[in-house]
RNA sequence: UUGGCAGGUCGCCUUAUCGCUGCUCAUUUAUGAGGAGAGGAAAGUCCGGACACCAUAGGAUUCCAUAGCGGCUAGCGGCCGUCAUUUCGUUGUAGCGAGGUUGGAUUAAAUUCUCGCUUUCGCGAAAGCGGAAUAGGACAAGUGCAACAGAAAGCAAGUACAGGUCAUGCUGUAGUGAAACCAGGUAAACUCUAUGGGGUGAAACGUCGCGUAAAUCAGAGCUCGAGUGCGAUCCGCACGAUCUGAAGGGUAGGCGGUUUGAGGCCGCGAGUAAUCGCGGUCCUAGAUAAAUGAUAAGGAUCUCAAGAGAUUGAGUUACAGAAUCCGGCUUAUAGGCCUGCCUUUUAU
Numbered sequence: 001u002u003g004g005c006a007g008g009u010c011g012c013c014u015u016a017u018c019g020c021u022g023c024u025c026a027u028u029u030a031u032g033a034g035g036a037g038a039g040g041a042a043a044g045u046c047c048g049g050a051c052a053c054c055a056u057a058g059g060a061u062u063c064c065a066u067a068g069c070g071g072c073u074a075g076c077g078g079c080c081g082u083c084a085u086u087u088c089g090u091u092g093u094a095g096c097g098a099g100g101u102u103g104g105a106u107u108a109a110a111u112u113c114u115c116g117c118u119u120u121c122g123c124g125a126a127a128g129c130g131g132a133a134u135a136g137g138a139c140a141a142g143u144g145c146a147a148c149a150g151a152a153a154g155c156a157a158g159u160a161c162a163g164g165u166c167a168u169g170c171u172g173u174a175g176u177g178a179a180a181c182c183a184g185g186u187a188a189a190c191u192c193u194a195u196g197g198g199g200u201g202a203a204a205c206g207u208c209g210c211g212u213a214a215a216u217c218a219g220a221g222c223u224c225g226a227g228u229g230c231g232a233u234c235c236g237c238a239c240g241a242u243c244u245g246a247a248g249g250g251u252a253g254g255c256g257g258u259u260u261g262a263g264g265c266c267g268c269g270a271g272u273a274a275u276c277g278c279g280g281u282c283c284u285a286g287a288u289a290a291a292u293g294a295u296a297a298g299g300a301u302c303u304c305a306a307g308a309g310a311u312u313g314a315g316u317u318a319c320a321g322a323a324u325c326c327g328g329c330u331u332a333u334a335g336g337c338c339u340g341c342c343u344u345u346u347a348u
Base pairs, nucleotide, nucleotide: 003342004341005340006339007338008337009336010335012299013298014297015296016295017294018293020037021036023034024033025032026031027030039319043330044329046328047327048326049325050324051201052200053199054198063197064196065195066194067193068082069081070080071079072078083136084134085133086132087131088130089129090128095123096122097121098120099118100117101116103114104113105112137192138191142190143189144186145185159174160173161172162171163170205256206255207254208253216246217245218244219243220242227239228238229237230236263282264281265280266279267278268277269276270275300317302315303314304313305312306311
């Protein structure tokens, strides 16, 4: 310096105006001021949990998931380390052979031998290192399956030649094939073994509860007058069939759950690592049919075009939008930066 792989990280910025959703403060109580407002995947809903409710004597079968060994973790089918197998790179390299060729030895010469060189031709690794994959428990329980070739492919049956035997595939060789008699191969065949698995999912659940409701229940009263009006009390007058009290479930809707958590960042220490311990520091969305937006100006990134250059013009800035929360996995992602490894070219 070229190209690639793997891992990590950032993933447009600033200001102004208008607008939306919470919070705090103020007051004239409906306004003002201040401050906050999507992600690395918020996605797929695949795996594991927290939490909540429902179900649940005990046992068995079925079904599903997982599968070397060790470790990490709240837990996992996740992560780390390691072993084995397969495969890729290092590599058409090293090396070997043939040819060509400088020098040397030999010979009268041809020839022959030999140290080297070779970007011609052919053959062609191993180890190490690095990457990737594994559907890496069991075929010595049972069942099934195996193209072509071959006499014969799974309770075996036995071909050709030679040898041997009283006799016999008894022995050797040949031949086909990945495999020829061996506890054969095959479980991404059935199956077996071991371990694990109750269901639902914040529209969970708790709480307050408009209406339905002139309903329900209880009590009083119905001309022997409950009750109402005349401000209160008594009397009186008038009207008069209804009046009083209570509980419950839970719809609409409100509130809680609900955002401080197996939390983030920094430092030190233990460990190969995953991870863990200690100390310090920070609080950073909470909507509910769902806010987080729009416009303008300036700047930055990248691409294209013009130009000798300075520069100018045009375009571009991805994937994507929280909905109880957390740990993983998978998938999508313009462009930039960092680290490691391999590789191209050049220089020393």

This is a predicted structure of a 348-nucleotide RNA (Bacterial RNase P class A) from Nonlabens sp. Its Rfam family is "Bacterial RNase P class A". It is annotated as a ribozyme. Its mean pLDDT, the model's own confidence on a scale to 100, is 76.